[in-house]
Context: one part of a larger RNA
Molecule: large-subunit ribosomal RNA, domain VI
Organism: Nanobdellota archaeon
RNA sequence: UUGAGUGAGUGGAACGAGUCAGUAGUACGAGAGGAACCUGACUCGGAUGCCUCUGGUGAGCAGUUGUCAUUUUGGCAGGCUGCAUAGCUACGCAUUGUAUGGAUAAGAACUGAAUGCAUCUAAGUUUGAAGCCAUCCGCAAAACGACUCAACUAAGGCCGUUGUAGAAGACGACGUUGAUAGAGUCCUUGUGUAAGACAAAAGCUUCGGCGAUUGUUUCAGCAUAGGACUACUAAAAGC
Numbered sequence: 001u002u003g004a005g006u007g008a009g010u011g012g013a014a015c016g017a018g019u020c021a022g023u024a025g026u027a028c029g030a031g032a033g034g035a036a037c038c039u040g041a042c043u044c045g046g047a048u049g050c051c052u053c054u055g056g057u058g059a060g061c062a063g064u065u066g067u068c069a070u071u072u073u074g075g076c077a078g079g080c081u082g083c084a085u086a087g088c089u090a091c092g093c094a095u096u097g098u099a100u101g102g103a104u105a106a107g108a109a110c111u112g113a114a115u116g117c118a119u120c121u122a123a124g125u126u127u128g129a130a131g132c133c134a135u136c137c138g139c140a141a142a143a144c145g146a147c148u149c150a151a152c153u154a155a156g157g158c159c160g161u162u163g164u165a166g167a168a169g170a171c172g173a174c175g176u177u178g179a180u181a182g183a184g185u186c187c188u189u190g191u192g193u194a195a196g197a198c199a200a201a202a203g204c205u206u207c208g209g210c211g212a213u214u215g216u217u218u219c220a221g222c223a224u225a226g227g228a229c230u231a232c233u234a235a236a237a238g239c
Stems, first nucleotide, its partner, number of pairs: 001151005009139004015045008028033001046096005054090004060083005065077005100134003107127004157239002159175005180234003183230005189223003196217005203210002
């Protein structure tokens, strides 16, 4: 210097409450009536975590109205409508167990004198609470009596690509001996069948044509915050 640890102390409510069932028509009681310890299930509130399901939000996709433009398309009306990935979330999901040990309070006792008896107390000993100290979850060596262990002449930092992190610092991953981010490809997922072409078409027509819309090409097109792969780009050089 770096990395790891101990725990003197210290914080916490991490649990609080209720209902039902069994116990049991039992104990008790003449009868009428009628428990409890304990066990289990559930509910409400609190706490912690998570996104499989459900709901919200939501990049995105599609439909549609008005208007404008540079008119196969796009802008604006922070237009309207339907669906929706990741992430974040609650209205969703999961956990929230107790038991036990120690020393005690009031109390209950043993042995036992002062006081030949008696007496839980004076010496001594036992038991005894949702309370106290541990057990559980955090912080913690400014614990100034400043702790312990290991390694080493480097360690670390700046810098760059960044996110399991984030107000700034900090923290984590990576820096060519490389998948850290972008890009590309593939997959997944969302929307719902693109443009163009061909064909059909109610009807209109100046008979030349025009034509909303429909079908095929087309589970297409577009988009992917997710997963995988690929050094194409940037992590150079350096202090």